RNAcentral holds the full RNA, with entries from Greengenes. A computed fold for a 463-nucleotide part of an RNA from an uncultured bacterium, annotated as small-subunit ribosomal RNA, 3' major domain.
Context: one part of a larger RNA
RNA sequence: UGGCGGGGAACCGCACAAGCGGAGGAGCGUGUGGUUUAAUUCGAUGGUAAACGAAGAACCUUACCAGGACUUGACAUAUACCUGCAUACUUUUGGAAACAUUAGUAGCCUUCGAGGGUGGUAUACAGGUGCUGCAUGGCCGUCGUCAGCUCGUGUUGUGAAACGUAGGGUUAAGUCCCGUAACGAGCGCAACCCCUAUCCCGUGUUACAAGUGUCUCGGGAAACUGCAGUGGUAAAACGCUGAGGAAGGUGGGGACGACGUCUGGUCCUCAUGGCCCUUAUGUCCUGGGCUACACACGCGCUACAAUGGUCGGUACAACGGGAAGCCAAACCGCAAGGUGGAGCUAAUCCCAUAAAACCGAUCUCAGUCCGGAUUGCAGGCUGAAACUCGCCUGCAUGAAGUUGGAUUCGCUAGUAAUCGCAGAUCAGCAAGCUGCGGUGAAUACGUUCUCGGUUCUUGCACA
Repeated sequence: UGGCGGGGAACCGCACAAGCGGAGGAGCGUGUGGUUUAAUUCGAUGGUAAACGAAGAACCUUACCAGGACUUGACAUAUACCUGCAUACUUUUGGAAACAUUAGUAGCCUUCGAGGGUGGUAUACAGGUGCUGCAUGGCCGUCGUCAGCUCGUGUUGUGAAACGUAGGGUUAAGUCCCGUAACGAGCGCAACCCCUAUCCCGUGUUACAAGUGUCUCGGGAAACUGCAGUGGUAAAACGCUGAGGAAGGUGGGGACGACGUCUGGUCCUCAUGGCCCUUAUGUCCUGGGCUACACACGCGCUACAAUGGUCGGUACAACGGGAAGCCAAACCGCAAGGUGGAGCUAAUCCCAUAAAACCGAUCUCAGUCCGGAUUGCAGGCUGAAACUCGCCUGCAUGAAGUUGGAUUCGCUAGUAAUCGCAGAUCAGCAAGCUGCGGUGAAUACGUUCUCGGUUCUUGCACA
């Protein structure tokens, strides 16, 4: 100087407390461990792994396994030699395919230099999701959106270092004020950027009967403790209350993450040093596996019901997406879906009826008209192909489950809770993720305690 303390002081944070809803019990989905396996590819492992990489494993993907094949190679560049030869379509035989093989048809460019291009042979080389994230770049997580981390000159000290950055106030903030052997400065904080709430101006193929305009796009105004009162002090910074206002004290949200820490993660995005493989650790193909199942854990979904289930009727969104696409009306089917073909390159058409809600009817506390797992049968869709291993529909079946031990998680307002909708990925597949809107609470006395952090101080068998 740091670090640490079951030392002290001050302060902060959904950290506790006060509340609301969950997890831990059940079934299912999903990830992980373990076990199994020919293989169950690899990575991630307290917080900071475990619906994570994966925004989508039937083939492909795919890296794994078995078997069948290739060896200048699936891909790149160069050189030499050879090459009626590219390339496309059809075709014979073998085969699971890859591939090998047979025949035929059409048939390159050109400055005419056999040049380019193609294929073959040979050689340099290619190739590697092989190892090392403890050789690395880049990117990312984390402490933490915490308020800190430093420098120049100067001063103090033999020196390591200190001061500055301590102290008194104040703030979300090393924010600002006062003060001071310091004076200044930098990276952070804040602001500048984006969305949103109000109004104004312009705009006008959207909506409506209409405009002083719902809405779209663009621009601007507005909020600054500016005003008043009060507290505060030497004066301030600043605090509290109020007025006005759509909005009030960083209005709400986002992007933005200092010096550094964890020898944190990633050589399987990419890049890259070194090492290793080179008729194989490379490449192609078929099939299988990544989907296994005594078990353990994480994250979710659905429930256990009457604030509910079922049936009928009636309302109100926003974000988005659409041409190898979105797909209307109408018709067929109980339905999934099919037929159909209008419109739309989209404020115009379509996806697209939002659902919870509201009105009425019924069920009357029961393992039930709760709950829907599981299984059988019959169908639908995508796709060469749903056996391993997809999703959906109908009928039948109706399991566990009556609110969950110790313990534990999220959340302070348009939040929690609850309800549906859209999108990416994607042929198909969403209980996951990312967004969107609808309905819409309770509680916070307070900082003793738990956890994490900041500042000062003190002790130290620590560096």
Its Rfam family is "Bacterial small subunit ribosomal RNA".